[in-house]
This is a predicted structure of a 94-nucleotide RNA (c-di-GMP-I riboswitch aptamer) from Bacillus salinus. The sequence is in RNAcentral, with records from Rfam. Its mean pLDDT, the model's own confidence on a scale to 100, is 81.
RNA sequence: GUUCGAAAAGGGCAAAAUCAUUGAAAAAUGAUGACGCAAAGCUUCAGGGGCUAAGGUCUGUAUUUCUAUGAGACUAUGCUAGCCAGCUGCCGAA
Numbered sequence: 001g002u003u004c005g006a007a008a009a010g011g012g013c014a015a016a017a018u019c020a021u022u023g024a025a026a027a028a029u030g031a032u033g034a035c036g037c038a039a040a041g042c043u044u045c046a047g048g049g050g051c052u053a054a055g056g057u058c059u060g061u062a063u064u065u066c067u068a069u070g071a072g073a074c075u076a077u078g079c080u081a082g083c084c085a086g087c088u089g090c091c092g093a094a
Stems, first nucleotide, its partner, number of pairs: 002094004012037002017032006035082001041087003047084002049080003055075005060069003
């Protein structure tokens, strides 16, 4: 340096749920709590997949004045990296 592994040593993170806050929502933050994780470290207009649809666009209905109304579809600049992925890294084995 490369590949592999998590047995050991030192450790690390923190799912669901609950409470509070923020948000249109997805979800995020903090506290409690551990389902699990060898990268559950960092990174999203470097890439893909997924989630949401405030705003925007289109359609429909009513009305006749070009307004109102509610439903549907599309859309990320929003979210997810504990979905894949990119980058980096402790210990050990070969």